[in-house]
Parts: sequence; C1' cells; structure tokens
RNA sequence: GCUUGAUAAAGGCAAACCAGUCCGAAAGGCUGGGACGCAAAACUACUGGCCUAAUCCUCGUACAUUUGAGGCAAGGUCGCAGAGUCGCCAAG
Repeated sequence: GCUUGAUAAAGGCAAACCAGUCCGAAAGGCUGGGACGCAAAACUACUGGCCUAAUCCUCGUACAUUUGAGGCAAGGUCGCAGAGUCGCCAAG
C1' cells in the first nucleotide's frame, strides 16, 4: 500500500418512539432519553432519487389584499444509491 470483516479486543455512532417555554412555512433539524441497526450509520448535497412548497410563477375566486388549484428548490435527506476526502482494530 492492497484485499477481507470473525462468534476477538478497545472504543464509536444511534432508527422507530418519548420529552422540550428550542429553530423552521413545511419537510426537517437541535437537545435529553432510547436502541432498530451500522466497519465508514465519519465528513462534503457534487450526480441521480426521494421529501417539503414559505417565497415566486400560472390559473380561478375576489376587489381588498382574501382564498383555492397546479408548477418550481434557492429548503431538506450522506441511516436511499453513486462519487470524492479522511480513518480505528484484526486477519491475510
């Protein structure tokens, strides 16, 4: 340096769910508890996917600034996959 990941060792992370006088329009995030799982479930939204739709655009309603439908990411998700970066232990 490369390959592999065991019924080993030392450690690590933490889904659902619960709580919060937290942030956000929402999706989602944060903090505490919790533990389904994870050898990259560490980091980067770069590519595709997926979630959301406040703002914006179109149409309608309405004629005061209300309300409905559709579209859009510039908002998210790295515990959806790919890519990039870094990396513990053990065996070969």